[in-house]
Molecule: SAM riboswitch aptamer (S box leader)
Organism: Pseudonocardiales bacterium
RNA sequence: GUCUCAUCCAGAGGGGCAGAGGGACCGGCCCGACGAAGCCCCGGCAACCAUCGCGCGAGCGACAGGUGCCAACUCCGGCCCGCCGCGUGCGGGAGAGAUGAGGU
Numbered sequence: 001g002u003c004u005c006a007u008c009c010a011g012a013g014g015g016g017c018a019g020a021g022g023g024a025c026c027g028g029c030c031c032g033a034c035g036a037a038g039c040c041c042c043g044g045c046a047a048c049c050a051u052c053g054c055g056c057g058a059g060c061g062a063c064a065g066g067u068g069c070c071a072a073c074u075c076c077g078g079c080c081c082g083c084c085g086c087g088u089g090c091g092g093g094a095g096a097g098a099u100g101a102g103g104u
Stems, first nucleotide, its partner, number of pairs: 001104008013042005021031003025078004043070003048066002051062004074096001079093005084087001
């Protein structure tokens, strides 16, 4: 890089360096000199995997070692379908993306 499976309406920020961008892409709409990205320190959330316990089993519980995460539902939409109140509407599905685990 790619494939498969699972999850994505919950949760969790302070400091230092830095100095203009950031929210994947596109369109919106936001965040940002009351300091963006990035790096470092400390803190926190969660519980996918590992470990341990219980259970015939589906699974449940403990812990926090390996990841991940800490504005906005994955910020909203993008393609298809349905509904009626016809809207900047609601709902379902797909696609894309993210994270984990496994394969290649």